The prediction has a mean pLDDT of 85.
This is a predicted structure of a 346-nucleotide part of an RNA (small-subunit ribosomal RNA, central domain) from an uncultured Pseudomonadota bacterium.
The full RNA is in RNAcentral, with records from ENA and SILVA.
[in-house]
Context: one part of a larger RNA
RNA sequence: UUGGGCGUAAAGUGCGCGUAGGCGGUAUUGUCGGUCAGAUGUGAAAGCCCGGGGCUCAACCCCGGACGUGCAUUUGAAACAGCGAUACUUGAGUACGGGAGAGGAAAGCGGAAUUCCUGGUGUAGAGGUGAAAUUCGUAGAUAUCAGAGGAACACCGAUGGCGAAGGCAGCUUUCUGGACCGAUACUGACGCUGAGGCGCGAAGGCGUGGGUAGCGAACAGGAUUAGAUACCCUGGUAGUCCACGCAGUAAACGCUGGGCACUAGACGUUCCUAUUUUAUAUGGGAGUGUCGUAGUUAACGCGCUAAGUGCCCCGCCUGGGGAUUACAGUCGCAAGGCUGAAACUC
Numbered sequence: 001u002u003g004g005g006c007g008u009a010a011a012g013u014g015c016g017c018g019u020a021g022g023c024g025g026u027a028u029u030g031u032c033g034g035u036c037a038g039a040u041g042u043g044a045a046a047g048c049c050c051g052g053g054g055c056u057c058a059a060c061c062c063c064g065g066a067c068g069u070g071c072a073u074u075u076g077a078a079a080c081a082g083c084g085a086u087a088c089u090u091g092a093g094u095a096c097g098g099g100a101g102a103g104g105a106a107a108g109c110g111g112a113a114u115u116c117c118u119g120g121u122g123u124a125g126a127g128g129u130g131a132a133a134u135u136c137g138u139a140g141a142u143a144u145c146a147g148a149g150g151a152a153c154a155c156c157g158a159u160g161g162c163g164a165a166g167g168c169a170g171c172u173u174u175c176u177g178g179a180c181c182g183a184u185a186c187u188g189a190c191g192c193u194g195a196g197g198c199g200c201g202a203a204g205g206c207g208u209g210g211g212u213a214g215c216g217a218a219c220a221g222g223a224u225u226a227g228a229u230a231c232c233c234u235g236g237u238a239g240u241c242c243a244c245g246c247a248g249u250a251a252a253c254g255c256u257g258g259g260c261a262c263u264a265g266a267c268g269u270u271c272c273u274a275u276u277u278u279a280u281a282u283g284g285g286a287g288u289g290u291c292g293u294a295g296u297u298a299a300c301g302c303g304c305u306a307a308g309u310g311c312c313c314c315g316c317c318u319g320g321g322g323a324u325u326a327c328a329g330u331c332g333c334a335a336g337g338c339u340g341a342a343a344c345u346c
Base pairs, nucleotide, nucleotide: 004317005316006315007300008299012314014200015199016198017197021193022192023191025088026087027086028085029084030083031082034080035077036076037075038074039073040072041071042070049065050064051063052062053061054060091190092187093186094185095184096182097181098180103176104175105174106173107172108171109170110153115148116147118146119145120144121143125136126135161168162167205246206245207244208243209242210241214240215239219235220234221233222232257313258312259311260310261309262308265291266290267289268288269287270286271285272284273283274282275281295302296301319346320345321344328339329338330337331336
């Protein structure tokens, strides 16, 4: 490389937008570069293949034929595909009317709880554990009533909802994105995917400035233990929070890339809607779950939300270790990220 693969064996980029490229709906018509057919030329000899012949046979040699799947020129065909033209509405989109939602950003407000300070009441213990101790307390703790401040939003709450993913949850207001349903009208293929590229991207980390109630790496002490650089306890700094920048990784998981079409049913649930008897009855659409037919799978399982049947595009894999490494390049303030070998070894 071919073949074969990527839920769990190696393998789907964390996610999106989108450039080049690849691929692309229906009808008519033109063209003929792709495609197909014919003809001519060429495709050296030898070799291979077929027929015949010569060395006693064979290898070997000689003669004739075929082949040479190609290229060039030329004459045609017009279904497919390309290009040009015209038209269409099913793909895609726009307008209109609706309801749903922790989708995003900013501002304001609220109650419960923890802690702390000062003040009031009040007196001897409180904490903590398997048991203890470190610790706090007669300088008045714990308990109880007022005040301050920060962070998080119990119940509702759910195989519930929204978002491309990361993720999103007290309440109100303002700004704002997307999806869905309905009935018409409009545009007329405007589409799908997407190497590079650009953007978003949990936690932790970094820079500058703020903030700091609780929690709490590091650290200190008390226990435990043979030891205990741990698990348990008492403290506690970074951090956790906010603003602006950087970083760019995760078991970033459905361990399952995106799009389109097709392929039994059954039972839940969310949202919209049609019909009518205004109840959840029947039907339609969009999600989200469970079971399951055909099929598929090495099995487990998957099964209209496919891992089934097909088509299009991208990414990735090629024995284990060495190696999420080295070197080099590139990005970063750094930490480090991305790209990514070989020797050797089994």